This is a predicted complex of two RNAs, RNase P RNA and transfer RNA, with 444 nucleotides together. It holds a member of the Rfam family "Bacterial RNase P class A". It is annotated as a ribozyme.
């Protein structure tokens, strides 16, 4: 100068209040007195996961949703721990929705020849083929001219040797476009080129070794097997019944008949997408009327600490500890004093996580530089 | 408690199966016109697409997490 984990969250004293519980007391009032306990690391957001409670005990299929490397942990999880791989960082470390693109469909603007069954703008070649053109042919054929003839001159065909601008054609190395161009790079090869061939790298397949596995590594082999996108649809694997303490239970009080509508067993309703299955049967909805007071659920819990074990998350047995429980809703106000001058913020059925807010302080481990 | 939706210029809204300068109306500013104003005409400015991160070649749009607001229901 950084990286990473853990902990604390103003202290002390006094006065007056508030809520629960215990004891005492009387005039039995939700009185008074005394004692005792009284917010958090996030109580928050309600983003996940469970407990608990009820519904039809939750059965089947479809739809829908969530998750997505491997192993472990746990009541469960999308959390946590450990590991693998990829990227970033000199490093300690950090980040990662990290299954499938040869199951199928879609999309890839502009630019560019071409954006996916390939193709060819500039460019390279022009081997091969045809035409053009130059040379040669002394024992090839032939037209024409000269010559009595022998022969000679000149041209054509055919053959052969070249030449170069272009054509058919070959190529994808190079240029250019793009986020992305049909493996990379070097050598050989070739008319020029190209996995065409070879070495190395990458990739696919097969086998061996190590590892529970993800994966790593080695050997062989293939001659490249066909771009990207799945936080596009989708496919694959795993998981998910619904509702929520205003759940629900009990006591007390009140009671009311009535009116309207729907459907009547191929129907209605039953906890909330659909179908089947299951249950109930006069059921549902609306209008109007009555009663709307109390108790419980409620805090002892997958709890915390010590501790065997485990790299760790976690955690057996044993021992020890008790830590708010309101119901218009308590946990506050004032004074003094000290210091580092005090942040974010307030339980409402309960837990495990995540995320977000947060003045500052203490502390463990580690890295880099001097 | 549960369920759903929204956030784009000063205001009201487009744009959402991704494609490059994000538009429209009203409003604002400047000018023309008028004696002046209004209207009309011409021109201009004004946007962290609520915020942060990610996916992608590319994000207002897709995904995740926050922040703010609204609606329904018991």
């Nucleotide at each position: 100068a950084g990286c990473u984990g853990g902990c604390c969250a103003g202290g002390c004293a006094g006065u007056c209040g508030c809520u629960g519980c215990g004891c005492g007391u009387c005039a039995u009032g939700u009185g008074c007195g005394c004692g005792u306990a009284g917010a958090g690391g996030a109580a928050a957001g309600u983003c996940c996961g469970g407990g608990c409670u009820c519904c039809g005990c939750a059965g089947a299929g479809c739809a829908g949703g969530a998750u997505g490397c491997c192993g472990g942990u746990u009541a469960a999880c999308g959390g946590c721990c450990g590991g693998a791989c990829g990227c970033c960082g000199u490093g300690a470390g950090g980040c990662g929705a990290u299954g499938g693109a040869a199951a199928g469909u879609g999309c890839c603007a502009c630019a560019g020849a071409a954006a996916a069954c390939a193709u060819a703008c500039c460019g390279c070649c022009g081997a091969u083929g045809g035409a053009c053109u130059g040379g040669c042919u002394g024992u090839u054929c032939u037209g024409u001219c000269c010559g009595c003839a022998a022969g000679g001159g000149u041209g054509g065909a055919a053959g052969u040797c070249g030449g170069g601008a272009a054509c058919a054609g070959g190529c994808a190395a190079g240029g250019g476009u793009g986020a992305a161009a049909u493996g990379g790079c070097g050598a050989g090869g070739c008319a020029a080129g190209a996995g065409c061939u070879c070495a190395c790298c990458g990739c696919g397949c097969u086998g061996g070794u190590g590892g529970c596995a993800a994966c790593a590594u080695c050997a062989g082999u293939g001659g490249c097997a066909g771009g990207g996108u799945a936080a596009a649809c989708c496919c694959c694997a795993u998981c998910c019944g619904g509702a929520g303490c205003a759940a629900g239970a009990c006591c007390a009080a009140a009671u009311a008949g009535g009116c309207u509508g729907a459907c009547c067993a191929u129907g209605a309703c039953g906890u909330u997408g659909c179908u089947c299955g299951c249950g109930u049967c006069g059921u549902c909805a609306g209008c109007g009327g009555g009663u709307a007071g109390g108790u419980u659920g409620c805090u002892u819990g997958a709890g915390c600490g010590u501790c065997a074990g485990g790299u760790a998350a976690c955690g057996a047995a044993a021992c020890g500890c008790c830590u708010a429980g309101a119901g218009g809703a308590a946990u506050g106000a004032c004074u003094g004093u000290c210091c580092a001058c005090g942040a974010c913020a307030g339980a409402a059925c309960c837990c495990g996580g995540c995320u977000u807010a947060u003045c500052g302080g203490c502390u463990g481990g580690c890295u880099u530089c001097a | 408690g549960c369920g759903c939706c929204c956030g784009u210029a000063g205001c009201u809204c487009a744009g959402u199966a991704g494609g490059a300068u994000a538009g429209a109306g009203c409003g604002g500013c400047g000018g023309u016109u008028u004696c002046c104003u209004a209207a009309a005409c011409c021109g201009c400015a004004g946007g962290u697409c609520a915020c942060a991160g990610g996916u992608u070649c590319g994000a207002a749009u897709c995904c995740u997490g926050u922040c703010g607001g609204g609606c329904g229901u018991a």